[in-house]
Parts: sequence; C1' cells; structure tokens
RNA sequence: AAUUAAAUUGGGCAAAUUUUACGAAAGUAAAAGACGCAAAGCCACGGGCCUAAAGCACUAGCUAUGGCAGCCGGGUUGCCAAG
Repeated sequence: AAUUAAAUUGGGCAAAUUUUACGAAAGUAAAAGACGCAAAGCCACGGGCCUAAAGCACUAGCUAUGGCAGCCGGGUUGCCAAG
C1' cells in the first nucleotide's frame, strides 16, 4: 500500500414531509426535519430508471439536447483502528 469480520476517536451527511424560489416536467437550491448511510464526499464514463418543452407522428404515441450519484457498476479524494 492492497485489504478488513468485529470493535474504537472526533464526528460527518441527511430520506420522507413542510415553506420559499427556479423549471414545461422530471427535478434542483435554501431553511426546518431525520428514514437511514463507512464514503449517502465528488464525477453522467457504462448500464438502468424518470420527464417530454421543442420536434416528429397524427388521434395511440415516439424521442433527450433535460434529469436521477440515496439504482448498480466504474473513476477519484477522504477520517479512525488494525495491517
């Protein structure tokens, strides 16, 4: 260094919901709030999922250039202990 079943230190983040704002929507941000999380820190590279303004098609819809990192994988950066 890789890795780590259990345990330890200081702690960290913050689901649903509510309010406000942005957005066509999905959703995002801030405040309150804690379901949970050893990366629930960061990154749209791969898969998957959500939305459909515009466009196309027409009377059923299709589609991402829009999103989701707390869906999974991957990359990368961290705290404590052992090693």
Predicted 3D model of an 83-nucleotide RNA (c-di-GMP-I riboswitch aptamer) from Niallia sp. NCCP-28. It matches the Rfam family "c-di-GMP-I riboswitch aptamer". About the family: GEMM was predicted in a large-scale screen for bacterial structured RNA regulatory elements. The coordinates come from a structure-prediction model, not an experiment, and the mean pLDDT is 85.